Predicted 3D model of an 84-nucleotide RNA (c-di-GMP-I riboswitch aptamer) from a Pseudomonadota bacterium. The organism belongs to Pseudomonadota, within Bacteria. Model confidence (mean pLDDT): 81 of 100.

[in-house]
RNA sequence: AUCGAUGAAAGGCACACCUUCUGAAAGGAAGGGUCGCAAAGCCACCGGUCUACAGUUAUCGACUACGACAGCGGGGUUGCAAGA
Numbered sequence: 001a002u003c004g005a006u007g008a009a010a011g012g013c014a015c016a017c018c019u020u021c022u023g024a025a026a027g028g029a030a031g032g033g034u035c036g037c038a039a040a041g042c043c044a045c046c047g048g049u050c051u052a053c054a055g056u057u058a059u060c061g062a063c064u065a066c067g068a069c070a071g072c073g074g075g076g077u078u079g080c081a082a083g084a
Base pairs, nucleotide, nucleotide: 002084003083012037013036017032018031019030020029021028022027035071041077042076043075045074046073047072048069049068050067055063056062057061
């Protein structure tokens, strides 16, 4: 440096939910909390999903990201330990 399996040791993150703040919303941030995760570290490149202020159409309504999701998947990249 690489590879397969496993999850031993040291550890790490933190679903739902609650509180506060923020946002039109989806959502995000901080604190609490731990469903789970071997990358549940980071990245919006690809697919997918969510929202619709504004815009379009317009009778109701519908369409649409420039917004969001990395704990939906792919991909890229970085990282800990053991063994070979």
Overview:
Its Rfam family is "c-di-GMP-I riboswitch aptamer". Rfam's curators write: GEMM was predicted in a large-scale screen for bacterial structured RNA regulatory elements.